[in-house]
Molecule: SAH (S-adenosyl-L-homocysteine) riboswitch aptamer
Organism: Olavius algarvensis Gamma 1 endosymbiont
RNA sequence: CCCACCGAGGAGCGUUGCAACGGGACAAGGUCCCGCCAGGCUCGGUGAGGGCUCCAUAAGUUUCAACGGCGCUUACUCUGA
Numbered sequence: 001c002c003c004a005c006c007g008a009g010g011a012g013c014g015u016u017g018c019a020a021c022g023g024g025a026c027a028a029g030g031u032c033c034c035g036c037c038a039g040g041c042u043c044g045g046u047g048a049g050g051g052c053u054c055c056a057u058a059a060g061u062u063u064c065a066a067c068g069g070c071g072c073u074u075a076c077u078c079u080g081a
Base pairs, nucleotide, nucleotide: 001050002049003047004046005045006044007043008042009041010074011073012072013071014070015069018040021035022034023033024032025031026030039067
């Protein structure tokens, strides 16, 4: 780093629909149609296996997220009336 799971990033409703996923058709390593679909992203933890790297590693202290189509409601914080 890849994969899977768990947790966190305040909570909901409506809506469009890319990717992924499911189904079907076709001129079939792709195209089209239908369905579903706005935590798919980031951070932390856990786990089997695989990959990469090679002089640092370990300990202590301090601090702490950023982002998430459109519309609406609300929680929390700050400020004003």